[in-house]
Context: one part of a larger RNA
RNA sequence: CUGUUGUCAAGGAACUCGGCAAAAUGGCCCCGUAACUUCGGGAGAAGGGGCGCUCUUGAAAGAGAGCCGCAGUGAAAAGGCCCGAACGACUGUUUAUCUAAAACAUAGCUCUCUGCUAAGCCGCAAGGCGAUGUAUAGGGGGUGACGCCUGCCCGGUGCUGGAAGGUUAAGGGGACGUGUUAGACUUUGGUCGAAGCACAGAACUGAAGCCCCAGUGAACGGCGGCCGUAACUAUAACGGUCCUAAGGUAGCGAAAUUCCUUGUCGGGUAAGUUCCGACCCGCACGAAAGGCGCAACGAUUUGGGCGCUGUCUCGACAACAGACUCG
Numbered sequence: 001c002u003g004u005u006g007u008c009a010a011g012g013a014a015c016u017c018g019g020c021a022a023a024a025u026g027g028c029c030c031c032g033u034a035a036c037u038u039c040g041g042g043a044g045a046a047g048g049g050g051c052g053c054u055c056u057u058g059a060a061a062g063a064g065a066g067c068c069g070c071a072g073u074g075a076a077a078a079g080g081c082c083c084g085a086a087c088g089a090c091u092g093u094u095u096a097u098c099u100a101a102a103a104c105a106u107a108g109c110u111c112u113c114u115g116c117u118a119a120g121c122c123g124c125a126a127g128g129c130g131a132u133g134u135a136u137a138g139g140g141g142g143u144g145a146c147g148c149c150u151g152c153c154c155g156g157u158g159c160u161g162g163a164a165g166g167u168u169a170a171g172g173g174g175a176c177g178u179g180u181u182a183g184a185c186u187u188u189g190g191u192c193g194a195a196g197c198a199c200a201g202a203a204c205u206g207a208a209g210c211c212c213c214a215g216u217g218a219a220c221g222g223c224g225g226c227c228g229u230a231a232c233u234a235u236a237a238c239g240g241u242c243c244u245a246a247g248g249u250a251g252c253g254a255a256a257u258u259c260c261u262u263g264u265c266g267g268g269u270a271a272g273u274u275c276c277g278a279c280c281c282g283c284a285c286g287a288a289a290g291g292c293g294c295a296a297c298g299a300u301u302u303g304g305g306c307g308c309u310g311u312c313u314c315g316a317c318a319a320c321a322g323a324c325u326c327g
Base pairs, nucleotide, nucleotide: 001322002321003320004319005318006317007316008315010313011312014311019308027051028050029049030048031047036041038145052067053066054065055064056063057062080306081305082304083303084302085301086300087298088297092104093103108143109142110141111140112139113138114137120129121128122127146293147292148291149290151223152222153221156220157219158216159215160214161213162212165211166210167209171205172204177199178198179197180196183192184191185190224242225241226240227239228238251285252282263279264278265277266276267275
């Protein structure tokens, strides 16, 4: 000097990104316990007292009273607590080997498909799962307990329904044309050319789909701009105008979202880019890619406090094991 461990005057987070680490709390009995709440909880809340020995009383359990000094012993095990906020309801699941979470899942809610040889899935098939189930069932998508709610737009895309018209394949259909040649004509070079056999093939006919017409948002998605106006000023309930399928409702809002920004005001501190409460000018919240609340829960994130401490002021000493020297 390194590792592991132990102790420390005074102070007690001044350390630090951050109380990281350590310290502290700790068992049993009794007393006593707030806001809030889904009335279960929150609760071991918090906060106190007792535990040994001696005496009195008592059958015991227990109840009451007392304990000066010195020395020794006093093992192990064994919650720190409180307040504010965010996210996720909760128990659960996950990146075996850097992330355990506010991610995934979840009951609950909703949309949609499926009438049974079900839909869907595996397989070339046979066959199987679904299910020895039958719409209070099964598959798929989304949301994510609970409470209060979930606004407007169907123009585009998707899906569902419709079938008049347009478009449209194979197939059906065969007009017209072409090749071949019995034959006819012939100026002997050729020309025409029936039937048959071939080739090619127009009209017409011809489904779904698409076009088209409707519906549909807990389907994919979307939810404006400029100008003016009130008897201080400022602002604009009000008006004008352009555009749109329709112009963001309730609720929330510098937010896990706010660039400007350490916005402004208030609280907490002697001092606060964080935190909490407000305001609203929302660069760029917003209603099942759910909105806003919410008791309980959380090795979650974040701010504050009490207790406690070698984290620190500021370091010191000790034990053990190394490092180093000799062997």